[in-house]
Molecule: SAM riboswitch aptamer (S box leader)
Organism: soil metagenome
RNA sequence: CUCAUCCAGAGGGGUUGAGGGACACGGCCCGAUGACACCCCGGCAACCACCGCCGUGGCUCGCUUCGCGAGCCCGUCGGCGGCAGGUGCCAAUUCCGUCCCACGCCGCAGGUCGCGGUGGGUGGGAAAGAUGAG
Numbered sequence: 001c002u003c004a005u006c007c008a009g010a011g012g013g014g015u016u017g018a019g020g021g022a023c024a025c026g027g028c029c030c031g032a033u034g035a036c037a038c039c040c041c042g043g044c045a046a047c048c049a050c051c052g053c054c055g056u057g058g059c060u061c062g063c064u065u066c067g068c069g070a071g072c073c074c075g076u077c078g079g080c081g082g083c084a085g086g087u088g089c090c091a092a093u094u095c096c097g098u099c100c101c102a103c104g105c106c107g108c109a110g111g112u113c114g115c116g117g118u119g120g121g122u123g124g125g126a127a128a129g130a131u132g133a134g
Base pairs, nucleotide, nucleotide: 001134002133003132004131005130006129011041012040013039014038015037019030020029021028024098025097026096027095042090043089044088047086048085050082051081052080053079054078055077057073058072059071060070061069062068063067094128099125100124101123102122103121104118105117106116107115108114
């Protein structure tokens, strides 16, 4: 830099001792009944690796030749399942909002299309971030 995913899931012990939830602001939470962090153990999940099956693809052979069948390779891609080796993760949706759009609401204009504002609400997207793979 690119791609995928991010409303599911999964906690005990020890050390430490004051802040922590990535950054800024706002909100809301966690925290001396010890948070955060680190270590140990346990667990969750299944991105990658590995294994199996199916489809797909290639090659060879045969045949009843617009194709069908068998075998091989397992290459590409896809799907399903297994496993748990490499990662990851185990408060709250990535804790929520911020930026954009639509709906909504308010105002203006009006025959219709519309124009402007708002940020309490709903939905979608972006940005940023995290994790994996390359």